About this RNA: Model confidence (mean pLDDT): 85 of 100. The part of an RNA shown here (small-subunit ribosomal RNA, 5' domain) has 541 nucleotides and comes from a metagenome.

Context: one part of a larger RNA
RNA sequence: GAAUGAACGCUGGCGGCGUGCCUAACACAUGCAAGUCGAACGCGAAAGGGGCUUCGGUCCUGAGUAGAGUGGCGCACGGGUGAGUAACGCGUGGGUAAUCUACCCAAGAGUGGGGGAUAACAUUCCGAAAGGGGUGCUAAUCCCGCAUACGACAUUGUUACGUAGGUAAUGAUGGGAAAGGGGGCCUCUGUUUACAAGCUUCCGCUCUUGGAUGAGCCCGCGUCCGAUUGGCUAGUUGGUGAGGUAAUGGCUCACCAAGGCUACGAUCGGUAACUGGUCUGAGAGGAUGAUCAGUCACACUGGAACUGAGACACGGUCCAGACUCCUACGGGAGGCAGCAGUGUGGAAUAUUGCGCAAUGGGGGAAACCCUGACGCAGCGACGCCGCGUGGGUGAUGAAGGCCUUCGGGUCGUAAAGCCCUGUCGGAGGGAAAGAAAGGGCGAGUAGCUAAUACCUGCUCGCAUUGACGGUACCCUCAGAGGAAGCACCGGCUAACUCCGUGCCAGCAGCCGCGGUAAUACGGAGGGUGCGAGUGUUAUUC
Numbered sequence: 001g002a003a004u005g006a007a008c009g010c011u012g013g014c015g016g017c018g019u020g021c022c023u024a025a026c027a028c029a030u031g032c033a034a035g036u037c038g039a040a041c042g043c044g045a046a047a048g049g050g051g052c053u054u055c056g057g058u059c060c061u062g063a064g065u066a067g068a069g070u071g072g073c074g075c076a077c078g079g080g081u082g083a084g085u086a087a088c089g090c091g092u093g094g095g096u097a098a099u100c101u102a103c104c105c106a107a108g109a110g111u112g113g114g115g116g117a118u119a120a121c122a123u124u125c126c127g128a129a130a131g132g133g134g135u136g137c138u139a140a141u142c143c144c145g146c147a148u149a150c151g152a153c154a155u156u157g158u159u160a161c162g163u164a165g166g167u168a169a170u171g172a173u174g175g176g177a178a179a180g181g182g183g184g185c186c187u188c189u190g191u192u193u194a195c196a197a198g199c200u201u202c203c204g205c206u207c208u209u210g211g212a213u214g215a216g217c218c219c220g221c222g223u224c225c226g227a228u229u230g231g232c233u234a235g236u237u238g239g240u241g242a243g244g245u246a247a248u249g250g251c252u253c254a255c256c257a258a259g260g261c262u263a264c265g266a267u268c269g270g271u272a273a274c275u276g277g278u279c280u281g282a283g284a285g286g287a288u289g290a291u292c293a294g295u296c297a298c299a300c301u302g303g304a305a306c307u308g309a310g311a312c313a314c315g316g317u318c319c320a321g322a323c324u325c326c327u328a329c330g331g332g333a334g335g336c337a338g339c340a341g342u343g344u345g346g347a348a349u350a351u352u353g354c355g356c357a358a359u360g361g362g363g364g365a366a367a368c369c370c371u372g373a374c375g376c377a378g379c380g381a382c383g384c385c386g387c388g389u390g391g392g393u394g395a396u397g398a399a400g401g402c403c404u405u406c407g408g409g410u411c412g413u414a415a416a417g418c419c420c421u422g423u424c425g426g427a428g429g430g431a432a433a434g435a436a437a438g439g440g441c442g443a444g445u446a447g448c449u450a451a452u453a454c455c456u457g458c459u460c461g462c463a464u465u466g467a468c469g470g471u472a473c474c475c476u477c478a479g480a481g482g483a484a485g486c487a488c489c490g491g492c493u494a495a496c497u498c499c500g501u502g503c504c505a506g507c508a509g510c511c512g513c514g515g516u517a518a519u520a521c522g523g524a525g526g527g528u529g530c531g532a533g534u535g536u537u538a539u540u541c
Base pairs, nucleotide, nucleotide: 001541002540003539004538006537007536008535009534010533013387014386015385016384017383018382019380020379021345026343027342028341030340031339032338035073036072037071040070041069043067048061049060050059051058052057080298081297082296089223090222091221092220093219094218095217096216099215100214104211105210106209107208108207109206110205111204112146114144115143116142121136122135123134124133125132126131153174154173155172156171157170158169159168160167161166180203181202182201183200184199185198189196190195191194224270225269226268231261232260233259236258237257238256239255240254241253242252243251273295274294275293276292277288278287279286280285300321301320302319303318304317323334324333325332326331351377353376354375355374359373360371361370362369363368390420391419392418393417400411401410402409403408424482426477427476428475429474430473434468438464440462441461442460443459444458445457446456447455485530486529487528488527489526490511491510492509496525497524498523499522500521506513507512
């Protein structure tokens, strides 16, 4: 000098864009943060309104609504934190002939015919509660057989390429699938005014191949300090066989062998998430890893598996522990390192805000619902940037302050006065872009089809949707009015005099000032620097 997620002192007008628990991975009150689908399925209220009434009730509507339940998809994303980890964790480049991949895309084939249970519900029992048991009924895209099936699978052959559990083609044997739902129609078929087991269309379901995306595993190289850590290792190193996994492998196990690592630093100890980047620097380098982006790890602490395409799962389950809460003392409930917020710790770090309008995500055919992701607003000079606090004129160089050699000098065109302007702030008025889609209605057109139904695609038109926000922006009005400080002035280092004090009080980054004339302490006048900031402290280069 530059820099900071800064803090502290003094001061503080406005706006834009960013940014804000670095400490206790300390404990958490309260609310919200993951649901959705009735076009998978069976049930199914009440209030209110109306009718009748013997005033007990009953019927219609509300409404197949609310609601819970079965089932599907999602909950493995998104969001947080950095405790652990010196490691194939991360970075980079490769390998996988050792692998998986829900939803999505392309292609091929199929979707036949049966059976069963169970929740909800009803009833009953236990319990303070949380919750649980028995009996009975019922549905499905729930569950289970049967049929059929493609070189997909297993066993076993053949051929071509290939080092390899690979690719392609082709035999034999065995065994393996499925689910329906919505709209429309009468051409065919069946009953016949219409409906369906029929036709058609859309969404699904099953098998297979390929793709895309994502992931698992393996390898080369790189990745902090300590030798006042010199030896470490028994599943240890390798083999055979088996188990396990989507998959290789001591990953696990049995047996066999005795290996494996190490001064090119093993082992041990300490510290630490890693990277793109960021800061500094001419660079080399050094330091660092907040925000944003990629990866990893964790979710009260430790352990475990279940479900699932995917987890060993932050707002799931089980066990153990600590802590907190409820209890009828028998037993139960909980996990903010999600967003706000509280206590505590600390020098120190924000609102228990608004909205799903946009972008993105989940579910749904869609409408739509959910979304503390996100978009916004609030608070903080925490940072960067921009603007303002007025402009011109004005000498008797006013008053006053300070200094003085008493002549004067200086603050100083500074002020007043006069003439103007109108940024920001204030008041009033107008007023956006961010919105285009989606769906609805109307019209046209093409495809499908028996069809001018339906459905789908495309085009045009109409109306509809904004949290921010009556905000940005524009116009008008009044009016210099509301808006300047902080540090320093001995040298380094820009800036000097007076008074007070008298080695005292004090200053100080270094050198050093202060003991009666202190440009170094304290005050004043003046000056210098920067300016809505300015100094100090801490840290890095």